[in-house]
RNA sequence: UGCGGAUUAGUGUAAUGGUAACAUAUCUGGCUCAUGACCAGAUGAUUUAGGUUCAAGUCCUUUGUCCGCAA
Numbered sequence: 001u002g003c004g005g006a007u008u009a010g011u012g013u014a015a016u017g018g019u020a021a022c023a024u025a026u027c028u029g030g031c032u033c034a035u036g037a038c039c040a041g042a043u044g045a046u047u048u049a050g051g052u053u054c055a056a057g058u059c060c061u062u063u064g065u066c067c068g069c070a071a
Base pairs, nucleotide, nucleotide: 001070002069003068004067005066006065007064010024011023012022013021018054026042027041028040029039030038049061050060051059
């Protein structure tokens, strides 16, 4: 430099173009003499910027980071 792949909540993963889900963590409450476990609830995310579409995590372009291959 070229090509390919990955990027979603603090973390690990889902999501036929149609209300972004699950587990865990965090916080609150219950339970307990107390802690843990358990039960209930809450907060929190689509790398950036545009385009197509009634509607984009998904399709197209661009950008950042990481990994691999070739030179």